[in-house]
RNA sequence: AUUCAUCUCUCGGGGUGCUAAUGCCAAUUGGUGGCAAAAGCUGAGAAUAACCCGUGGAACUUGAACUGGAUAACCCCAGCGUAAGGAAGAGAAGAGUUAAUGAU
Repeated sequence: AUUCAUCUCUCGGGGUGCUAAUGCCAAUUGGUGGCAAAAGCUGAGAAUAACCCGUGGAACUUGAACUGGAUAACCCCAGCGUAAGGAAGAGAAGAGUUAAUGAU
């Protein structure tokens, strides 16, 4: 001088679905629809405050009312995806690499 993980501070980006079972309402006569929860499912996170992510960028968005597999159902899993887009600065110490100089 430079690289990488981590931590701190400040700033910024993002998502917040599904409903079998339970209760209520509507219409209906037999298959439905809507609402609710401190209820259930997956997950880091499904709104009060946290979580995740910030270019070595799969946090997240588009494609997508997508495709395949599961499920009660779903952005549940996988593909799509070496696709496209997407939000940063400083400091600390650590571990490496390289160059110069000095000593032996």
TPP riboswitch aptamer (THI element) from a Campylobacteraceae bacterium, 104 nucleotides, folded computationally.
The prediction has a mean pLDDT of 75.
Rfam family: TPP riboswitch aptamer (THI element). From the family's description: Vitamin B(1) in its active form thiamin pyrophosphate (TPP) is an essential coenzyme that is synthesised by coupling of pyrimidine and thiazole moieties in bacteria.
Of the family's consensus pairs, 95% are formed in the model.
It was read from a public genome assembly, where an Rfam model found it.